This is a predicted structure of a 171-nucleotide RNA (glmS glucosamine-6-phosphate activated ribozyme aptamer) from Oceanobacillus sp. J11TS1. It matches the Rfam family "glmS glucosamine-6-phosphate activated ribozyme aptamer". Gene Ontology terms of the family: regulation of gene expression and catalytic activity. Taxonomically the source falls in Oceanobacillus (Bacteria, Bacillota, Bacilli, Bacillaceae). Model confidence (mean pLDDT): 76 of 100. It was read from a public genome assembly, where an Rfam model found it. The model forms 87% of the base pairs in the Rfam consensus.
[in-house]
């Protein structure tokens, strides 16, 4: 360096599962298992599994903190929990605007593009539902097709609006 095999990694609304729910097999069980029980009572135990959030948006200076944005669906296990995290807050660092320029400060704001507000436009929602194919004894899983329906954020355009100062310097 090449080949083969094994292992790890290839996630960021993301990963995981010890509770719950559900499935299969075996054993036990209305002659009462289970249960502390004379209540209640049709399920209980073991083993192996399944499920456990639908997309939109969002990440690259550093430290700390934090139950980390938005809506969709389901009369509902999208219950319950663990971990992570691109969000937010704060301090430091570095910028932008306010001001002809420089430094400091203040106000707003940004982390590679940059003030705030409003309006308009753009930014393919997906699950669901219907259906097809495949896998599994099963719970369920995988892929495709058809048809709708968001909010937040972001971008573009337009309009409106806000913002002590100090020192130095140029005209």
């Nucleotide at each position: 360096c090449u080949a083969u095999a094994a292992u790890a990694a290839c996630a960021a609304g993301c990963g995981c599962c010890a509770g719950g729910a559900c499935u299969a097999u075996u054993c036990u069980a209305c002659g009462g298992a289970c249960g502390g029980a004379u209540a209640g009572g049709a399920a209980g135990a073991a083993u192996a599994g399944u499920u456990g959030a639908c997309g939109a948006g969002g990440u690259c200076g550093g430290g700390g903190g934090u139950u980390a944005u938005c809506g969709a669906a389901u009369u509902a296990u999208u219950c319950g929990g663990c971990g992570g995290g691109u969000g937010c807050c704060u301090c430091c660092c570095a910028g932008c605007u306010g001001u002809g320029c420089a430094u400091c400060g203040c106000a707003g704001u940004u982390g590679u593009u940059g003030c705030u507000u409003u309006a308009u436009c753009u930014u393919u929602a997906a699950a669901c539902c219907a259906u097809u194919a495949g896998g599994g004894u099963g719970a369920c899983c995988u892929a495709g097709u058809g048809u709708a329906c968001a909010a937040a954020g972001a971008g573009a355009u337009a309009a409106a609006g806000a913002a002590a100062g100090a020192u130095g310097u140029c005209u």